[in-house]
The part of an RNA shown here (small-subunit ribosomal RNA, 5' domain) has 478 nucleotides and comes from an uncultured bacterium. The prediction has a mean pLDDT of 85. It matches the Rfam family "Bacterial small subunit ribosomal RNA". The full RNA is in RNAcentral, with records from ENA and SILVA.
Context: one part of a larger RNA
RNA sequence: GAGCGAACGCUUGCGGCGGGCUUAACACAUGCAAGUCGAACGCGAUCUUCGGAUCGAGUGGCGGACGGGUGAGUAACACGUAGAUAACGUACCCUUUGGCGGGGGAUAACCCGAGGAAACUCGGGCUAAUACCGCAUAUGUCUUCGGAUAAAAGACUUCGGUCACCAGAGGAGCGGUCUGCGGCCCAUUAGCUAGUUGGUAGGGUAAAGGCCUACCAAGGCUACGAUGGGUAGCUGGUCUGAGAGGAUGAUCAGCCACACUGGGACUGAGACACGGCCCAGACUCCUGCGGGAGGCAGCAGUGGGGAAUAUUGGACAAUGGGCGAAAGCCUGAUCCAGCUACGCCGCGUGAGUGAUUGAAGGCCUUCGGGUUGUAAAGCUCUGUCGUGAGGGAAGAAAUUUUGACUGUACCUCACAAGAAAGCACCGGCUAACUCCGUGCCAGCAGCCGCGGUAAUACGAACUGUGCAAACGUUAUUC
Repeated sequence: GAGCGAACGCUUGCGGCGGGCUUAACACAUGCAAGUCGAACGCGAUCUUCGGAUCGAGUGGCGGACGGGUGAGUAACACGUAGAUAACGUACCCUUUGGCGGGGGAUAACCCGAGGAAACUCGGGCUAAUACCGCAUAUGUCUUCGGAUAAAAGACUUCGGUCACCAGAGGAGCGGUCUGCGGCCCAUUAGCUAGUUGGUAGGGUAAAGGCCUACCAAGGCUACGAUGGGUAGCUGGUCUGAGAGGAUGAUCAGCCACACUGGGACUGAGACACGGCCCAGACUCCUGCGGGAGGCAGCAGUGGGGAAUAUUGGACAAUGGGCGAAAGCCUGAUCCAGCUACGCCGCGUGAGUGAUUGAAGGCCUUCGGGUUGUAAAGCUCUGUCGUGAGGGAAGAAAUUUUGACUGUACCUCACAAGAAAGCACCGGCUAACUCCGUGCCAGCAGCCGCGGUAAUACGAACUGUGCAAACGUUAUUC
């Protein structure tokens, strides 16, 4: 000098664009944050123009593996980069080939009964499906080439069809796995390792593999730093710097990991699943004491911690997502608004004139005057901003309809200089000096150093210097 997610002191007019718990991955009251489909299905209620419509719980389908949060753990193929996969998967989407035959038994809802404080649970009976199960068939798979084995579902219709369903092939996008190389500190950590290293056989997986098991061999890593310890999410980037480099990883974007703590699997194309399940633990709550309920590192918000960080706001109008044939519903993603000088940028706090009275006042003075200072006053003017009134968008794609923001931005008129300047510094470094007070005191201080009676260094005043809606200080990085 530059930077900052800053904080503190003092001050503060407006706007635009951004940012805003860096600390306790501490605990959380309350509300909301993931639903949707009646064009899969039966039932009930209400309405009915008797055609049907709406609502409700349930079966079923798709989605709750995305989106959103956090950085605890992790020194690792976690990340980055370049590759490999003849060792793999893939719902929805696109292209394409073929098919969709014929049967069956249940079950929730509902009704009856029972238990329980509740959460909820149990027994009997009835019923439907795109739910479930055989049979048939097969371009698939396996094969010892004889054969074995694997499927399907309808709904709506303007009767033209449309959307579904099953098996296969290809694609796109996405993902799993493996490998080379790269990026922290400590040697006051020097030896580490028995599923350890390799082989054979088997199991397991979508998939190679000690991934797992049995047997066999005795290997494997290491001063080119193993092992151990500490610290840490990684990257694109960001800051600084002429660069090399150093520091850093907020916001935005990619990847990873986590979801009260630890463990586990289920379902599913995909999870070992933030707002799913089970077990254990700590904590909180309810209880009729038998037993139950919960998980904000989602958005707001509360307590606590802290130098310190915001509203229990609006809307789905746009963009995007889920479901649906659609209408549409849901969406604290998102878009907006609120708070905050936290940052950057822009604007203003007026402009012109005004001295033979350089006014008054302040300060200094050698008492002559000097300075504040054209500064003020006065006269003339303007209207950014402000207030009031009137008009009023774009953002809407898409002919019509559809705007939370919002009567916002912006435009016109009127009023009126009115409501709008501070902060730090003035010994040298370093731009800017005098007076008074104090008297090694009180104090200052980044370094050198000032202060013991004439202090340009302390405190105050006036002048001045610098920056300016800021200015200084502190912390920290280069």